[in-house]
Context: one part of a larger RNA
Molecule: small-subunit ribosomal RNA, 3' major domain
Organism: wastewater metagenome
């Protein structure tokens, strides 16, 4: 100087407390361990692995995964070299395919008629290749402490020195934020601000959006003429700064209350992550040193596996019901996507879906029905009109192909489950809870992920305790 303490002081955080909803029990989905297997490819491992890499394993993907069949200058790159042929295309045999063996069509461009350029095949060489090893050789990227308030430097001063001071102290703040004091004076990286979004208003602009007033028209509809008022769209501005008032405070920083205001003290949300820590993660994104491999650890193909199931754990979904379930009727979103695409009306089908093809590179058309809600009827507390697993049969869709191993529909079947032990998680407001909608991936496949809006609470205003963190101080046989 640090680190540590079941030392002290101060402070903070859904850390506890106060509340609301879960997990742990059931069935299922998914990941992991284990077991099994010819193979069940590899990585990730307390917090910070386990719906993680994987934004989607039937083939492909896919990998030293396994079994089998093949290739050897190679599936891919550059250069040299031997020989042949334009390129290119077609066919036959064998085979599961890859591959192997053979046959034919075809004669372009430049030309000094020798040949050359380009391309293909072929011989030989340099070399290619490697998702092989080492993340403890590395770059880059990332997680975490933590959006915590810290981490440092120059000069000066103090100390023999390591170092200290500044950065401490008194207040204050979300903040090393600011003020005061001060052997310190300044400065940098962080904090804040600048950026995006949302909340109010003004101006500009009105098409594909809107419709108040005027007119026309319809069974009805901004449908039409028209209009820019309004909504909205999207560009430019305004607005919030402790600016104003009162109080407290050291005449300070600031705090408390109030006014005005759409918004008030960082308005809400996001992006943004200091010096460093964990030899944290990744050589399977990429790059890269070294090592290893080179008729194989490279390359191709078929089939299988990654989906196996006595079991254990994590994360979710659906429930156990009446604040519910089912039938019928009826209302209100936002944000997105669409051309190898989204697809309306209409017709067929109980339905999944099929036919059909208007319109739309989309404020125009389509996906598109929002759902919870509201109204009404039934159910009356039961393993039920709860719950939907499982299984049988019959179908649909995608795709060369749904056996291993896809999704969906109809009929039938109707399991466990009556609120879950010890323990444990999230959340402080448009939040939790609950309800649906969209997107990416994608031929097909979503209970996952990333977004969007609808309905919309309870509790707390405390810091004794648990956990983690910051500052000061103290002890130490630790570095």
């Nucleotide at each position: 100087u640090g680190a540590c303490g079941g030392g002290g002081g101060c402070u903070c955080a859904c850390a506890c407390a106060a509340g609301c909803g879960g997990u742990g029990g059931a069935g299922g989905a998914u990941g992991u361990g284990g077991c099994u297997u010819a193979a069940u490819u590899c990585g990730a491992g307390g917090c910070u692995a386990c719906g993680c890499g994987a934004a989607g394993a039937a083939c492909c993907u896919u990998a030293u995964c396994c079994u089998a069949g093949u290739c050897u200058u190679g599936a891919c790159a550059u250069g040299c070299u031997u020989a042949a042929g334009a390129a290119u295309c077609u066919c036959u045999c064998u085979g599961a395919a890859a591959g192997g063996a053979g046959a034919g069509a075809g004669u372009g461009c430049c030309u000094u008629c020798g040949g050359g350029a380009a391309c293909u095949u072929u011989u030989g060489c340099a070399c290619a290749g490697g998702u092989g090893c080492u993340g403890c050789a590395u770059g880059g990227c990332u997680g975490u402490c933590g959006u915590c308030a810290g981490c440092u430097c120059g000069u000066g001063u103090c100390g023999u020195g390591a170092g200290a001071u500044g950065u401490c102290g008194g207040g204050u703040u979300a903040a090393g934020u600011c003020c005061c004091u001060u052997a310190a004076c300044g400065a940098g990286c962080g904090a804040a601000a600048c950026c995006c979004u949302u909340g109010u208003c003004u101006c500009u602009a009105g098409u594909u959006g809107c419709c108040a007033g005027c007119g026309a028209g319809u069974a009805a509809u901004g449908u039409c003429g028209g209009g820019g008022a309004c909504u909205c769209u999207a560009g430019a501005g305004a607005g919030a700064c402790u600016g104003c008032c009162g109080g407290u405070g050291u005449u300070a920083a600031a705090c408390c209350g109030g006014a005005g205001g759409a918004a008030g003290g960082u308005g809400g949300g996001g992006a943004u992550g200091a010096c460093g820590u964990c030899a944290a993660g990744u050589c399977c994104u990429c790059a890269u040193g070294g090592c290893c491999u080179u008729u194989a650890u490279g390359a191709c193909u078929a089939g299988g596996g990654c989906u196996g199931c006595a079991c254990a754990c994590g994360u979710c979904c659906u429930a156990c019901a009446a604040u519910g379930c089912g039938g019928c009727a009826u209302a209100c979103a936002a944000a997105g996507g669409g051309a190898a695409g989204c697809a309306a009306a209409c017709c067929c089908g109980c339905g999944a879906g099929g036919g059909g093809g208007a319109g739309c590179a989309a404020a125009c058309c389509c996906c598109a029905a929002a759902a919870a809600g509201u109204g009404u009827c039934g159910c009356u507390c039961a393993g039920u009109u709860c719950g939907g697993a499982u299984u049988g049969c019959a179908g649909g869709c995608u795709g060369c192909a749904a056996c291993u191993c896809g999704c969906c529909u109809g009929c039938a079947u109707g399991a466990a489950g009556u609120u879950g032990g010890a323990a444990u998680c999230g959340c402080u407001a448009g939040u939790a809870a609950u309800c649906g909608c969209g997107g990416g991936u994608c031929a097909g496949c979503a209970u996952a992920c990333c977004g969007c809006g609808g309905u919309g609470a309870a509790u707390g205003u405390g810091u004794u305790c648990c956990u983690g963190a910051g500052c000061c101080u103290u002890g130490u046989a630790c570095a």